[in-house]
Context: one part of a larger RNA
Molecule: large-subunit ribosomal RNA, domain II
Organism: Methanobacteriota archaeon
RNA sequence: GCCAGGGAGUUAUGACUCAUGGCGAGGCUAAGAAGGGAACUUCGUAGCCAAAGGGAAACCAACUGCCCGCAGAGCAAUCGAGGGGCGGGAUGGGCUCGUCCGAAGUCAUGGGUGGUAGACCCGAAGCCAGUUGACCUAUUCCUGGAUAGAUUGAAGCCUGGGGAAACCCAGGUGGAGGAUCGAACCGAUAUUGAUGUGCAAAUCAUUCGGAUGAUCUGGGUAUAGUGGUGAAAGUCCUAUCGAAGCUGGAAAUGGCUGGUUCCUCCCGAAACUACCCGCAGGUAGAUCUCGACGGAGGUUGAAUGUGGGGUAGAGCACUGAUUGGUCAUUUAGGGGUCGAAAGACCCCGGUGACCUGUCAAACUCCGAAUCUGCAUUCACCGUAGAUGUCGGGAGUGAGGGCACGACGGGUAAGCUGCGUGUCCGCAAGGAAAUGAAUCCGGCCUCAAGUUAAGGUCCCUAAGUGUCAGCUAAGUGUGAUGUAAACGGUGUCCAUGGUCUUAGACAACUAGGAGGUGGGAACAGAAGCUGCCAUCCUUUAAAGAGUGCGUAACAGCUCACUAGUCGAGAUUGUGGGCCCGGAAAAUGGAAGGGGCUAAGCUGAUCACCGAUACUUGAGAGCACCGAAAGGUGAUCUGGUAGGGAGGUGUCCUGCGUGGACCGAAGUUGGGGAGUGAUCUCCAAUGGACCGCGUUGGAAUAAAGAUCCUGGU
Numbered sequence: 001g002c003c004a005g006g007g008a009g010u011u012a013u014g015a016c017u018c019a020u021g022g023c024g025a026g027g028c029u030a031a032g033a034a035g036g037g038a039a040c041u042u043c044g045u046a047g048c049c050a051a052a053g054g055g056a057a058a059c060c061a062a063c064u065g066c067c068c069g070c071a072g073a074g075c076a077a078u079c080g081a082g083g084g085g086c087g088g089g090a091u092g093g094g095c096u097c098g099u100c101c102g103a104a105g106u107c108a109u110g111g112g113u114g115g116u117a118g119a120c121c122c123g124a125a126g127c128c129a130g131u132u133g134a135c136c137u138a139u140u141c142c143u144g145g146a147u148a149g150a151u152u153g154a155a156g157c158c159u160g161g162g163g164a165a166a167c168c169c170a171g172g173u174g175g176a177g178g179a180u181c182g183a184a185c186c187g188a189u190a191u192u193g194a195u196g197u198g199c200a201a202a203u204c205a206u207u208c209g210g211a212u213g214a215u216c217u218g219g220g221u222a223u224a225g226u227g228g229u230g231a232a233a234g235u236c237c238u239a240u241c242g243a244a245g246c247u248g249g250a251a252a253u254g255g256c257u258g259g260u261u262c263c264u265c266c267c268g269a270a271a272c273u274a275c276c277c278g279c280a281g282g283u284a285g286a287u288c289u290c291g292a293c294g295g296a297g298g299u300u301g302a303a304u305g306u307g308g309g310g311u312a313g314a315g316c317a318c319u320g321a322u323u324g325g326u327c328a329u330u331u332a333g334g335g336g337u338c339g340a341a342a343g344a345c346c347c348c349g350g351u352g353a354c355c356u357g358u359c360a361a362a363c364u365c366c367g368a369a370u371c372u373g374c375a376u377u378c379a380c381c382g383u384a385g386a387u388g389u390c391g392g393g394a395g396u397g398a399g400g401g402c403a404c405g406a407c408g409g410g411u412a413a414g415c416u417g418c419g420u421g422u423c424c425g426c427a428a429g430g431a432a433a434u435g436a437a438u439c440c441g442g443c444c445u446c447a448a449g450u451u452a453a454g455g456u457c458c459c460u461a462a463g464u465g466u467c468a469g470c471u472a473a474g475u476g477u478g479a480u481g482u483a484a485a486c487g488g489u490g491u492c493c494a495u496g497g498u499c500u501u502a503g504a505c506a507a508c509u510a511g512g513a514g515g516u517g518g519g520a521a522c523a524g525a526a527g528c529u530g531c532c533a534u535c536c537u538u539u540a541a542a543g544a545g546u547g548c549g550u551a552a553c554a555g556c557u558c559a560c561u562a563g564u565c566g567a568g569a570u571u572g573u574g575g576g577c578c579c580g581g582a583a584a585a586u587g588g589a590a591g592g593g594g595c596u597a598a599g600c601u602g603a604u605c606a607c608c609g610a611u612a613c614u615u616g617a618g619a620g621c622a623c624c625g626a627a628a629g630g631u632g633a634u635c636u637g638g639u640a641g642g643g644a645g646g647u648g649u650c651c652u653g654c655g656u657g658g659a660c661c662g663a664a665g666u667u668g669g670g671g672a673g674u675g676a677u678c679u680c681c682a683a684u685g686g687a688c689c690g691c692g693u694u695g696g697a698a699u700a701a702a703g704a705u706c707c708u709g710g711u
Base pairs, nucleotide, nucleotide: 001711002710003709004708005707006706011117012116013115015113016112017111018110019109020108021107022106023105026049027048028047032043033042034041035040053060054059063087065086066085067084068083072079073078088101089100090099091098092097120259121258123256127249128248129247130246131245132244138223139222141220142219143218144217145216146215147213149181150180151179152177156173157172158171159170160169161168162167185210186209187208190206191205193204194203225241227237228236262646263645264644265643266642267641272285273284274283275282276281288393289392290391291390292389293388297381298380299379301378302377303376304375305374306373307372308371313366314364315363319360320359321358324355325354326353327352328351329350331349333348334347335346336345337344338343399424400423401422402421403420404419405418407417408416409415429440430439431438444618445617446616447615448614449613450612454608455607456606457593458592459591463605465604466603467602468601469600470599476595477594486580487579488578490577491576492575493574494573495572496571497570498569499568507564508563509562510561511560513537514536515535518532519531521529543558547556548555619636620635621632622631623630624629647700649697650696651695653693654692655691656690657689658688665684666683667682668681669680670679671678672677
C1' cells in the first nucleotide's frame, strides 16, 4: 500500500421556535396512593403556566365609540371575520414622551436551534496532588585495593679546598617532586576515517592526553524533584532533565490541524461595513434559505422637463509659488561719484503698476462627460400575490485575475490600497499544444442538423482556394509569452526641392594663368605658421587659394572651365516589410514534422468546428384545472449553506406470507428504477427468512501520518 472488521452531532435538563393532536378562560399534574398491577386505569385541593399592566419602589390600575378595507357574502347598493387608522383609557415627580389596554392559552409528541453538562471524533506542550528512585551518574563520609620499567637528581650529610667571619666552591653520598619518558589503568585530540536497517540506542581503527596524584578503583553510606548535586557545561539525578519517573485530577484546555459514513429534487451565498487586547477568532448589519402575515403597487432601463454638484480639463481673477523686461516710488538697507556740508546723482535691493513666460491634492474668474433628486410618458416586474413586515435556520466576515479610472503609494512586480464592471471562487463544453479567471459559451436525458471563437500541407475535422502586393531575414509560421533608444547606400511605396539634349551626375583627356613672392609680423612665410585685407587683368575657366607636401621654394591636388560620352542625376520628408542593437547555465524546440509559403498585408468565396442555436422524443419542476389535460420566449450548472421527499440496516407490536419438493448467505447471469436500491434465474449452501403497517435506534465509510488482525 491493499483486504476484512471497528470508527465521529449522542443523552439528560431547562429555554426559544415550527408542525401535529387533546382540552380551552382555562390547561397540566409531581411525589405518592389504590387495583391481581409490568404495561395500563383511577385517584392525587402541593405546585407550574395563562387569564393586567405600569412603576426602582411605595403604590395605583385599563374599550367596542367612529372610519377604511383584503378574503368572503350579496342581483346591486352595500355589509365585511381577520387586518389597518382615529378616538378613548391604565401607569410612570419622565406627561408634545415611554410601556400597556377591545380575553387564547396550556399539556403531550415530533422536528430545528442555541445554554449547561466531555457535548461530533481524534490530537498537545503544559498545571496540580500523591508516590518511587543516588545498583547509572554528581558530590561527601567510612573501610579496603591498584599504580611494569626507565630518566632527572632538590634539601640534608661526608670529604677536600677557600674565607676573619657570614658563608662559598669542587667531588661524593642522598633520593625530593600536583618532576620527565612510558605499559597496566583512567581518558578521548585528530582523521570531522570506518560504521551509520551498526558488532554497538555512542562501537571499531590509527593517532593522541594523564599515568605518586586535586590519581584510579571495590564495598558500604548520605543528599530527592521548585528538590538534590555541580573545579559551573543548565551539567548530572537508572538510554528520561531549562524542573525525573509513575499513578491520579482527566475525556485538562486547544479561537489550531486532520477526519465526519445512503439517494434524488428546489433555492443558493460571502470574503463588504461597524465594534471587540481585535488581526488564524467573535458579535451586529448586509447577503442566502424556509415559513407566516399583508393586499397594490414596485423598478437598478430609456426619453423629456426641471433642479443639485465643483471632479477631469483649463485658467491665473483670489491664495501661494514663479522667468525676463519697462516705468514709477516722500523705498528700510548696502555700494559708488560729486560736494566743506546740506544735499544731488548712479547701481543693487524693496514695494507697486504694466508687458511677457510658467505651476498647485489641501488655489478657482471658469468648467464638462459621467452621477443624482423630483415629475410625466414608455418599458419591465406584480392579484399565478410583487415592494414590504414578522419569525425559524444558516454560511461568510484571509478572496483572486482581467478591463477601465483624465485614482493614491511604490523604480518596479503575478506589488500594494481603492472605485466601476466582469469572470474565477461555486462553471462544465469548444479555442489558446499544455494553463482558475484570455476568446467563444451558461451543462436535465437521447438523437439529427446549423453555427461561434478558432481554423482548413501532414500529425488533425476542413482549401496544398482565388485575386493583388510585401519579405530573403527560416524574419516569420506565438493575440498576449519579451524588447528599446539609436543606427542601416537591405528593399518597396508616397510626396517635395534643385540640375538636365542650350548635354546634367560619374568617369576620362586638357587647362587651372598674369600683376604677385599681396601687406605686415618673421631667421624664413612664395595660395596653404599666425594677423590684416581679399583687389585688378587676360580669359572658355582659374580662390591673393580645398587638402597633401617643403627649412623656405619646388611638386601633387581641389574649386572653376572646355572636350569625349549620352539620360536621368542629386537632395529632403513620411510610410511598409526586413537587418543590427540582442547575454545563462544537461542538448532543444513555432506543440512537432516541416514550410519561401504552409510567412506578412489587403480583398473575396467555400468548408470544418461546442453540452451554444434549431428541430424531434422523453423526464423533472413551477403554475392553471375537480379531473382529463394544458402553459413555461422569460424554468432545469452549483461550493458554504437552507428546505423537501425518499432508499437501505437492526429491534419491536399488529396483520399477512415463504421454507428440507431447500431459508439466510455466497458466486455467476438476466431485468426494473433518475437514484439510494429492488427483483428474477442457475449453481453453491443446509435452517431459518420475508412483506405491509406502528413504534424505536449504539443505523449506512475510502480517507482521520485512524484502531485491530491479515496480506